[in-house]
RNA sequence: GAAGUUGACGGGGAUGGAGUCCCCCGUUAAAUGCCCUAUCGGGCUGAUGACUCCUACCGCGCA
Numbered sequence: 001g002a003a004g005u006u007g008a009c010g011g012g013g014a015u016g017g018a019g020u021c022c023c024c025c026g027u028u029a030a031a032u033g034c035c036c037u038a039u040c041g042g043g044c045u046g047a048u049g050a051c052u053c054c055u056a057c058c059g060c061g062c063a
Base pairs, nucleotide, nucleotide: 009026010025011024012023013022016054017053018052019051020050021049033044034043035042036041
């Protein structure tokens, strides 16, 4: 000086937060749902990547 392995740290996984696990990325990165439309724009679903909760929102019931 070059290559590889492991670990740590940080960031991300379409709407807020917590715990655990998984995956991706290393700052010129990972990531940023679906449908219609030439564009402008319009419509739909979902608070999770997965599991367990909290909150918000919606619906139903009771008082």
Molecule: Fluoride riboswitch aptamer (crcB RNA motif)